[in-house]
RNA sequence: GGUAGAGGUCGCGCUUUACAAGAGUAUUUAUGCGGAUGUGUCGAGCACAGGCGAAGCAUAAAGAAAGGGUACGGCGCCGAAGGAGCAGAUUCGUAAGUCUGAGUCCUGGGCAUACAUUUAAUAAGUGUAUGACUGUCAUCCUUUUAGGAUGGGGAGCUAUC
Numbered sequence: 001g002g003u004a005g006a007g008g009u010c011g012c013g014c015u016u017u018a019c020a021a022g023a024g025u026a027u028u029u030a031u032g033c034g035g036a037u038g039u040g041u042c043g044a045g046c047a048c049a050g051g052c053g054a055a056g057c058a059u060a061a062a063g064a065a066a067g068g069g070u071a072c073g074g075c076g077c078c079g080a081a082g083g084a085g086c087a088g089a090u091u092c093g094u095a096a097g098u099c100u101g102a103g104u105c106c107u108g109g110g111c112a113u114a115c116a117u118u119u120a121a122u123a124a125g126u127g128u129a130u131g132a133c134u135g136u137c138a139u140c141c142u143u144u145u146a147g148g149a150u151g152g153g154g155a156g157c158u159a160u161c
Stems, first nucleotide, its partner, number of pairs: 001161005008078001011077005017071003027062007037049004041095001042093002081107004086101005108134002111131007136152007
């Protein structure tokens, strides 16, 4: 350097279908009140609607969807993947969002708790911290088929060429 594997009974990511929720919400129409603004993420600019009545409120009728979630499956895998930052593009902008890039940095894995963030949500996700559990390697000890203590990380560990 190549190849093949292991951790976990929520291993990681993507996805079809069904269901719940989103929600009687957004939105549309009609009527009444109201009386000058409203929309295009934010600012600028521009465009559109508006005294043939804007925003907002009330009544009546109609009435969604997306992201996320649960369950059974399918696919690709074991830095699987996630996050932060940097660079470029989207564009007028040092904002927000989206996409691309490179091993620049952090994280072995899931769980629980607290805080923050996101969301309709107390669900789920993400980040930080703490806690025990678990897997692996190194060193040491022991009552040595194993157990214990300390420490480390995936650019690792095991097997093999």
Lysine riboswitch aptamer from a sheep gut metagenome, 161 nucleotides, folded computationally. Rfam family: Lysine riboswitch aptamer. Rfam 15.1 lists 3,224 matches to the family in 1,923 species. The prediction has a mean pLDDT of 80.